[in-house]
RNA sequence: AGAGUUUGAUCCUGGCUCAGGACGAACGCUAGCGGCGUGUUUGAAACAUGCAAGUCGAACGGCUUGGAGCAAUCCAAGCAGUGGCGAACGGGUGCGUAACACGUAAAGAACCUAUCCUUUAGCGGGGGAUAGCCCUGGGAAACUGGGGGUAAUACCGCAUAAGGCAUUCGGGAGGCAUCUCCUGGAUGGGAAAGGCCCGAAAGGGUCACUAGAGGAGGGCUUUGCGGCCUAUCAGGUAGUUGGUGGGGUAAAGGCCUACCAAGCCGAUGACGGGUAGCUGGUCUGAGAGGAUGGUCAGCCACACUGGGACUGAGAUACGGCCCAGACUCCUACGGGGGGCAGCAGUUUAGAAUAUUGUGCAAUGGGCGAAAGCCUGACACAGCGACGCCGCGUGGGUGAAGAAGGCCUUCGGGUCGUAAAGCCCUGUUGGUAGGGAUGAGAAUGGACAGUACCUACCGAGGAAGCCCCGGCUAACUACGUGCCAGCAGCUGCGGUAAUACGUAGGGGGCGAGCGUUGUCCGAAAUUACUGGGCGUAAAGCGUACGUAGGCGGCAUGAUAAGUUACAUCUAAAAGGAGACAGCUCAACUGUCAAGUGCGGUGUAAGACUGUCAAGCUUGAGGCAAGCAGAAGAGUGUGGAACUCCGAGUGUAGCGGUGGAAUGCGUAGAGAUUCGGAAGAACACCCAUGGCGAAGGCAGCACUCUGGGCUUGACCUGACGCUGAGGUACGAAAGCCAGGGGAGCGAACGGGAUUAGAUACCCCGGUAGUCCUGGCCGUAAACGAUGGAUACUAGGUGUAGGAGGUAUCGACCCCUUCUGUGCCGAAGCAAACGCAAUAAGUAUCCCGCCUGGGGAGUACGGUCGCAAGGCUAAAACUCAAAGGAAUUGACGGGGGCCCGCACAAGCGGUGGAGCAUGUGUUUAAUUCGACGCUACGCGAAGAACCUUACCAGGGCUUGACAUCCUCUGACAGCCGGUGAAAGCCGGAAUUCCCCGCAAGGGGACAGAGAGACAGGUGCUGCAUGGCUGUCGUCAGCUCGUGUCGUGAGAUGUAGUGGUUAAGUCCCGCAACGAGCGCAACCCUCACCCAAUGUUGCUAGCAUGCCGGAGUUUGGAGAAAUCCAGACAGGUGAUGAGAACUCUUUGGGAACUGCCCAUGUGAGUGGGAGGAAGGCGGGGAUGACGUCAAGUCAGCAUGGCCCUUACGUCCUGGGCUACACACAUGCUACAAUGGGCGCGACAAAGGGAAGCAAAGCCGCGAGGUAGAGCAAACCCCAAAAAGGCGUCCUCAGUACAGAUUGGGGUCUGCAACCCGACCCCAUGAAGGUGGAAUCGCUAGUAACCGUCGAUCAGCAAUGCGACGGUGAAUACGUUCCCGGGCCUUGUACACACCGCCCGUCACGUCACCUGAGUCUGCUGCACCCGAAGUCAGCCGGUAAACCCGAAAGGGAUACAGUUGCCGAAGGUGUGGCCGGUAAGGGGGACGAAGUCGGAACAAGGUA
Repeated sequence: AGAGUUUGAUCCUGGCUCAGGACGAACGCUAGCGGCGUGUUUGAAACAUGCAAGUCGAACGGCUUGGAGCAAUCCAAGCAGUGGCGAACGGGUGCGUAACACGUAAAGAACCUAUCCUUUAGCGGGGGAUAGCCCUGGGAAACUGGGGGUAAUACCGCAUAAGGCAUUCGGGAGGCAUCUCCUGGAUGGGAAAGGCCCGAAAGGGUCACUAGAGGAGGGCUUUGCGGCCUAUCAGGUAGUUGGUGGGGUAAAGGCCUACCAAGCCGAUGACGGGUAGCUGGUCUGAGAGGAUGGUCAGCCACACUGGGACUGAGAUACGGCCCAGACUCCUACGGGGGGCAGCAGUUUAGAAUAUUGUGCAAUGGGCGAAAGCCUGACACAGCGACGCCGCGUGGGUGAAGAAGGCCUUCGGGUCGUAAAGCCCUGUUGGUAGGGAUGAGAAUGGACAGUACCUACCGAGGAAGCCCCGGCUAACUACGUGCCAGCAGCUGCGGUAAUACGUAGGGGGCGAGCGUUGUCCGAAAUUACUGGGCGUAAAGCGUACGUAGGCGGCAUGAUAAGUUACAUCUAAAAGGAGACAGCUCAACUGUCAAGUGCGGUGUAAGACUGUCAAGCUUGAGGCAAGCAGAAGAGUGUGGAACUCCGAGUGUAGCGGUGGAAUGCGUAGAGAUUCGGAAGAACACCCAUGGCGAAGGCAGCACUCUGGGCUUGACCUGACGCUGAGGUACGAAAGCCAGGGGAGCGAACGGGAUUAGAUACCCCGGUAGUCCUGGCCGUAAACGAUGGAUACUAGGUGUAGGAGGUAUCGACCCCUUCUGUGCCGAAGCAAACGCAAUAAGUAUCCCGCCUGGGGAGUACGGUCGCAAGGCUAAAACUCAAAGGAAUUGACGGGGGCCCGCACAAGCGGUGGAGCAUGUGUUUAAUUCGACGCUACGCGAAGAACCUUACCAGGGCUUGACAUCCUCUGACAGCCGGUGAAAGCCGGAAUUCCCCGCAAGGGGACAGAGAGACAGGUGCUGCAUGGCUGUCGUCAGCUCGUGUCGUGAGAUGUAGUGGUUAAGUCCCGCAACGAGCGCAACCCUCACCCAAUGUUGCUAGCAUGCCGGAGUUUGGAGAAAUCCAGACAGGUGAUGAGAACUCUUUGGGAACUGCCCAUGUGAGUGGGAGGAAGGCGGGGAUGACGUCAAGUCAGCAUGGCCCUUACGUCCUGGGCUACACACAUGCUACAAUGGGCGCGACAAAGGGAAGCAAAGCCGCGAGGUAGAGCAAACCCCAAAAAGGCGUCCUCAGUACAGAUUGGGGUCUGCAACCCGACCCCAUGAAGGUGGAAUCGCUAGUAACCGUCGAUCAGCAAUGCGACGGUGAAUACGUUCCCGGGCCUUGUACACACCGCCCGUCACGUCACCUGAGUCUGCUGCACCCGAAGUCAGCCGGUAAACCCGAAAGGGAUACAGUUGCCGAAGGUGUGGCCGGUAAGGGGGACGAAGUCGGAACAAGGUA
């Protein structure tokens, strides 16, 4: 000192959370020792038992016991009583108390004070009682009555006495009003107690006693200042405020009383409510602060609850009294007793807090002359890791890096010098011996045989707790599988979890460690130090103005603030500093120093204040001008809409996306004229003007407010702001009365729609308008309070003034006020603001402190109401939010492309069939599911394949490696079986080395176990491969620059161009990479080479030469014969021209010309086989879809192991209500049948292709030439051509289905093959909504071949050639894509996000007929104890009078009155508990209905 958490990422705002310290703590796990501290924070709950306040015989009489003595009596010890002192201290607790209770500083001239100290004076002489005791009663007890004796330091007179007290007369001094001090005189009343010791006595000593004075210490009273929350407590107060008289007290005082006056307190918070003992201090913090008040110390308050007095120096008395109440105990039922908030202890409460200990040895207290007694104060011990401090649990050496654990890539790594082993030490511990200080002359030690010292023993007895995803130091394995669980925040867990549990390892602290709770800190997150308010929370809607706060220039005075110095005070303890004592430390002691607040004194005089007297610049006034939708009232104008009357006129009008409702033949709408009424004022109009804001608009008049400019004449700080307060304040709304044309909530109707309580349409009432009165709110916004001053410029505009110039008006310059835009500095999170600040400063006011709950509830207040103002909490979330960034998206925009649409051609969707899918099933094995699954994996399921089902078998296995034994194996025969297999039999004996024995090897069988095996699961653990966007033109990087940053730029450009991020221009960018293009293959042209099996122009030859031509011959002729030629046949020689094969080259580059353009390029042309990428292919950027595949293969993990493996037979994958997808064949005449007959390319062939020939209608059979192929074969190409029949029909179209008969393959065609022949002859007549392909050698049509393959369900797939079109105006629309831009609340990215009702559950809250406590106000009733007062006829020893009786005085009893606690009655207020019902709110996995918001969110 910071960190985590909002986002895809960023910056900011802002809350939540964490790391630190602390505690009278508690809980969990663990635990060796010592020292010093500390220990009912809860129920001021209730208490058994013991102890906590007694003492004095030197105050007094008596009694008891013991001893001495004959006795009197004496001595000693003790007892209750009288009397004295103490019991008001010490100890406990924190209920009450918001107060002079406390703290601090003062005052008492308004007071008291026992004991103690100092000092002055005195202590004379009498009297009468009474406890105890004795006698006798009452009572259970507690206790108590009567009678008789008695003492005192008990009680009462008298004497004496002052400098004391009271009254009064003087003098002096002082003060603060009453007064105080000193002093002189007079009058009056007022004291006492003795004991003990010495002594024969006198007397002395000592302790007491009395009256004064002083002191010390203690108390009482008064005052200033200080320290809690609440205004949802705003008014309180009748003894109240003051006065006079009186009373009362130690003492001032309404403290009390009578009378008089009507005051007193309060927004600087009275009164009320809540909470609380206050302080020194303690904790925290850098500090300022915040929190706290346990132990220790000071003060206060209390003692079961409430009241009261007595005694006393002192109490309104914790261990006293009286009364009332609650509780409890005893009782003989009549009556009595009690008060642990003293020390222990008990019960209860609670998360929780100790021994019914020892001792008065020390310190201190009471009494006493003293000894001494008492002392749960105190000193110690005990218990508790509750805290702080200290120590230990061993040290050295030790690598075979042991065993073992864990991990492992199987090599090893790690625990780890750790252990063992060897050598040591003795803190602590144990045993034994010694043994304190604490104790001042003597005696006296609870602690304690303790601390401490010494000897011996012996590594022996002594380590845990938490954590290990990030924050935060520390990682692996297994188990688990959104389960169990973790969690301070973020968040982990759904089969590979460093986050759960365990283990190993590691980290932290350590006799402790964690958790929980609380406080401070971090939090500048209440901001005095030290924050903010345009958009994040936050400027009152606006103005005027009260209190208050603040205030211009200059002079003098003062000294309140301010500053400095001195002094007093600030208890001790504590803290900080120094030193010292316990071995150190904690702990303790001593010393020194000292902050703040406050008092007093002195000094200063700047600033603030105050006073006095001034100034003019702030402010105001005056004069002269100016502009304006500024306000109020009165009048008035035209246009338009609507309505009414009349005319003309006829069938529609109106309205919409399209319609309908509506109006109209009873005459609408349209049009013309006239009239009525209400409201609003076009153009001017603006970016303008005015006003405090709201707001203000035809024109004229009247009245009124404000502003600006110029002058510098007057006043002389008169100012600024402004809590409360007052006024104004849009629209809507309310009340009363008018008015009502248009518009128009509600409402009605028509549409739209799934619905449509809406958007659209037709109507339409309140209202909108006027007058008067309320309301008081708006996104009342510039989301920006007011005032003053200062701080670059530029450019508009409105209203003034001045200057220059001019004949004049403009133009131009300067200046004031208002209103806009751009912009520097500066500010700001950014956006942006920027002289009209959101800049720099000052003054004043208002407001904010996470989101939701909520601007809500309750209360108060205002209002006629609606509602306004003020304004919470419980509960809940970890976010909510601002600005900007990159994407994605939009029923946003711009540009561009694509068979995307359009223009065309042909299809699909309808039929039948084929194939695939859904579906079904024992099984119909599995996978693929929008495009990108569905003639897909499958380039071929009868068995096999085969993974599925049923049944039958096997278990080291069908397959691999290793070991042992035996043997060659194979094969053969028989039985059984569906087969696999099982059972039985016969027969036989491999290779190599070696003489042999034997060894080795291959193979087979048997056996044992390691293992095999798995098309079992996970494609969401993976590799590899593939699909798709998309052959779309994009995707990135380095350096630089810009930005706080994410990012941007580059790659942007209303620039051009391209198929293209292709190229050009331009540019804070300059370059580069992956893509594009090119390089590769193929087709098209040419050249060269090559020349068999391919070719054959020319030459030669062979053969053919039937149709053609021709010659000759024959014939009457038809015609026939022979020859030749053309021609055919590459068959032969030969050739290398052509075609072709193969190889290598060439050729095309916008190169040339014209046009255009800066250029890239584009358009046209020439030449050329080919022209602008020449056609086609291969080639697929960064990435997306957790896309597909564990069943092609490979592979992690998991699972099965007489089965999820393996073998076999049969079945199934071929099912079939139907639905979908992809195809084939058709529906016919551009066709079908038949006949004749022509032209390809590319392939395949040895378990093969198979020719000729022959047989069969045919499938095919037979045959077997030839061919491992430019040679032979498959092989016939088909459409086309020619000819002919059919003539529009379910047909001579179509060819499904079915019957019969065959052929071929194959172990086998039943389920379930293909083909052939004969027969049969279905639907179907061009196909609804919808939808697909294709832009040229393409579509369409036609056939050919191949893979797989025994055969084939192939109409599929792949390849090949033949014939060979139409159309594209164009880019508005649909789909997909690219670039730019815009909005966004989306980022899982629109298949997004998200709102409200309803239903269900949980929680807290509000209200609620009521009801129940508590607190409290007022009025009244009753009235204990008791003080005071009155009465007093009763009673009474002391004193007085009296001879006495008796009286007086006084006291007591009694009685009355005032006051008075508890109690009661009535009526209010407040807080709380509870409640049927009601209300909204929050949260919840999934639900229902809609679709309000976010994009123009589909009606902004």
Notes: Small-subunit ribosomal RNA from a metagenome, 1500 nucleotides, folded computationally. Its Rfam family is "Bacterial small subunit ribosomal RNA". The RNAcentral record of the sequence draws on SILVA. Model confidence (mean pLDDT): 83 of 100.